[in-house]
RNA sequence: GCUGCUGUAGCUCAGCUGGUAGAGCACCGCAUUCGUAAUGCGGGGGUCGCAGGUUCAAAUCCUGUCAGCAGCACCA
Numbered sequence: 001g002c003u004g005c006u007g008u009a010g011c012u013c014a015g016c017u018g019g020u021a022g023a024g025c026a027c028c029g030c031a032u033u034c035g036u037a038a039u040g041c042g043g044g045g046g047u048c049g050c051a052g053g054u055u056c057a058a059a060u061c062c063u064g065u066c067a068g069c070a071g072c073a074c075c076a
Base pairs, nucleotide, nucleotide: 001072002071003070004069005068006067007066010025011024012023013022019056027043028042029041030040031039049065050064051063052062053061
């Protein structure tokens, strides 16, 4: 340098054919307990890597770009 994959909540990850962004764990509150853990109920938390485009509507499609990983090539 070329090709492919990955990037979504604090962490690990879903998200179908474009149509209200989700789960588990963690965190906060309440219940329960003598107390803690566990358990149950409830709650907060998101520029969907970034920029642009298409569309009535984009995490999803297109272009560019950044980061990580893998393969290939180059290294006079």